[in-house]
RNA sequence: AGCGGGAUAGAGCAACGGCAGCUCGUCGGGCCCAUAACCCGAAGGUUCCCGGUUCGAAUCCGGGUCCCGCAA
Repeated sequence: AGCGGGAUAGAGCAACGGCAGCUCGUCGGGCCCAUAACCCGAAGGUUCCCGGUUCGAAUCCGGGUCCCGCAA
């Protein structure tokens, strides 16, 4: 060389063809003498890259890159 799994927000992960979401974190506000906790709100994504299929792709197909494991 081979086989399998993975890459999605700062971190950890969902989303099995139809508006990309959850927890934590971050920021703003509330509460409090104050901080934490708690409550409300907001920002943050080219879904690893290139192409294809489709009315429509994170999702299906082809190629590539990187990570983990198996085998040798």

Transfer RNA from Candidatus Magasanikbacteria bacterium CG10_big_fil_rev_8_21_14_0_10_47_10, 72 nucleotides, folded computationally. The sequence is in RNAcentral, with records from ENA. NCBI's taxonomy places the organism under Bacteria, Bacteria candidate phyla, Candidatus Magasanikiibacteriota. Rfam family: tRNA. Gene Ontology term of the family: triplet codon-amino acid adaptor activity. It is annotated as a transfer RNA. The coordinates come from a structure-prediction model, not an experiment, and the mean pLDDT is 84.